Background: Predicted 3D model of a 112-nucleotide RNA (SAM riboswitch aptamer (S box leader)) from Anoxynatronum buryatiense. Model confidence (mean pLDDT): 84 of 100. RNAcentral holds the sequence, with entries from Rfam. Of the family's consensus pairs, 97% are formed in the model.

[in-house]
């Protein structure tokens, strides 16, 4: 880097270093010297994986699926709905509004 697959309107900081940028891209629109990326450290989730308890199935003391608890470990996240938008469709109406859909995107997991 590609592809498959699942999730994206829940949730987490009055910390410590550090010093001007930061929200993926367009166009908005915020955020930031009352401290931006980046690190640490704390939190938060439950995708894997680990326990561990239900059901249900195969038909043996296990295997798979599904649901719940629990957080040691592997990643993930820690303003705003993935911040909104972007490409079509609908209804509404008059150049917008709302709704659904995709595209892109971002994280797991499995493949190349």
């Nucleotide at each position: 880097c590609u592809c498959u697959u699942a999730u994206c309107u829940a949730g987490a900081g009055u910390g410590g270093u550090g010093g001007a940028g930061g929200g993926a891209c367009u166009g908005g629109c915020c955020c930031g010297a009352u401290g931006a990326a980046a690190c640490c450290c704390g939190g938060c989730a439950a995708c894997c994986g680990u326990a561990u308890c239900u059901g249900a199935u195969c038909a043996u003391u296990g295997a798979u699926c599904a649901g719940g608890u629990a957080a040691a470990g592997g990643u993930g996240c820690u303003a705003a709905u993935u911040c909104c938008u972007g490409c079509g469709a609908a209804a509404c109406g008059u150049u917008g509004u709302u709704u659904c859909g995709g595209a892109a995107g971002a994280u797991g997991a499995g493949a190349g």